[in-house]
RNA sequence: UCUGAAAAAAGGCAAACCCGCGCGAAAGCCGGGGGCGCAAAGUUACCGGUCUAAUCCGCACUCGUGCGGGAUGACAGCGGGACCGCCAGA
Numbered sequence: 001u002c003u004g005a006a007a008a009a010a011g012g013c014a015a016a017c018c019c020g021c022g023c024g025a026a027a028g029c030c031g032g033g034g035g036c037g038c039a040a041a042g043u044u045a046c047c048g049g050u051c052u053a054a055u056c057c058g059c060a061c062u063c064g065u066g067c068g069g070g071a072u073g074a075c076a077g078c079g080g081g082a083c084c085g086c087c088a089g090a
Stems, first nucleotide, its partner, number of pairs: 001090004012038002017033004022029002036077001042083003046080003049075003056069005
């Protein structure tokens, strides 16, 4: 540096779901439990993609709402890139 079917060893992470006078408009996040799975399911929002739609804008209108637009929000366990990295073999 490359490869790895997780074959072995040591470990690691933690889906759904449940709990929380938790945070947030929501998506989602945090803590505890739990384990679907993962050779990067380690970090990173740089590129694409997906999710939500608050402030804001437009329209309607029963004046309080509805619909649409729309990331500056979110997702790294959607794909790519970048950085760090255990073991084994070459």

A computed fold for a 90-nucleotide RNA from a Betaproteobacteria bacterium, annotated as c-di-GMP-I riboswitch aptamer.